[in-house]
RNA sequence: AUCAACCUUCGGGGCAGGGUGUAAUUCCCGAUCGGUGGUACAGCCCACGAGCGCGAAAUCUUGCGCAUGAUCCGGCGCAACUCCGGAGCCGACAGUAACAGUCUGGAUAGAAGAAGGUGACU
Repeated sequence: AUCAACCUUCGGGGCAGGGUGUAAUUCCCGAUCGGUGGUACAGCCCACGAGCGCGAAAUCUUGCGCAUGAUCCGGCGCAACUCCGGAGCCGACAGUAACAGUCUGGAUAGAAGAAGGUGACU
């Protein structure tokens, strides 16, 4: 240097104001948010991550199955559904005095992963 293995740390944001109503941050007007890897810089291109069920395991864990949203037009360019301009669209599960991307909860959890370190072969 490289890269098995191991360790540590990090690793998700958001309804102001108003309407109706016995009751809604859940409905209506309006406001507002955007995890991770890839690729010309991406919530809506490809892929991954959160939920549920069944099974294995003393535990840590792990296998299988189910579910898993949404974009177009114009411009520049070698190249962009990613940039710039415009107009749109989408959002797990459980709970609730009335239906939730934004409230409460599982979750001081966990993950995709990111960074750093230890360290063998070569």

FMN riboswitch aptamer (RFN element) from an Anaerolineales bacterium, 122 nucleotides, folded computationally.
Its Rfam family is "FMN riboswitch aptamer (RFN element)". Gene Ontology term of the family: FMN binding.
It was read from a public genome assembly, where an Rfam model found it.
Lineage of the source: Bacteria > Bacillati > Chloroflexota > Anaerolineae > Anaerolineales.
The coordinates come from a structure-prediction model, not an experiment, and the mean pLDDT is 80.